Background: This is a predicted structure of a 73-nucleotide RNA (transfer RNA) from Marophrys sp. SRT127. The source organism's lineage runs through Eukaryota, Haptista, Panacanthocystida, Acanthocystida and Marophrys. The coordinates come from a structure-prediction model, not an experiment, and the mean pLDDT is 80.
RNA sequence: GGGGAGAUAGCUCAGUCGGUUAGAGCACCAGUUUGUCACACUGAAGGUCGCGGGUUCAAUUCCCGUUCUUCCC
Numbered sequence: 001g002g003g004g005a006g007a008u009a010g011c012u013c014a015g016u017c018g019g020u021u022a023g024a025g026c027a028c029c030a031g032u033u034u035g036u037c038a039c040a041c042u043g044a045a046g047g048u049c050g051c052g053g054g055u056u057c058a059a060u061u062c063c064c065g066u067u068c069u070u071c072c073c
Base pairs, nucleotide, nucleotide: 001073002072003071004070005069006068007067010026011025012024013023019057029043030042031041032040050066051065052064053063054062
């Protein structure tokens, strides 16, 4: 330098042939339960979907550029 894969909540990930409030588990916080803790159950909070543009009525999803991680040449 060329090519492939990936970047979504604090962590691990799902979601995507474009469709209208963006999800799960764990963690954190609150509550219930218990003599206390843990477990269990309930609830809440947490996201500019790497970043910047473009296309579209509508983009996490498509297109272009770019950053980082990883693999191959």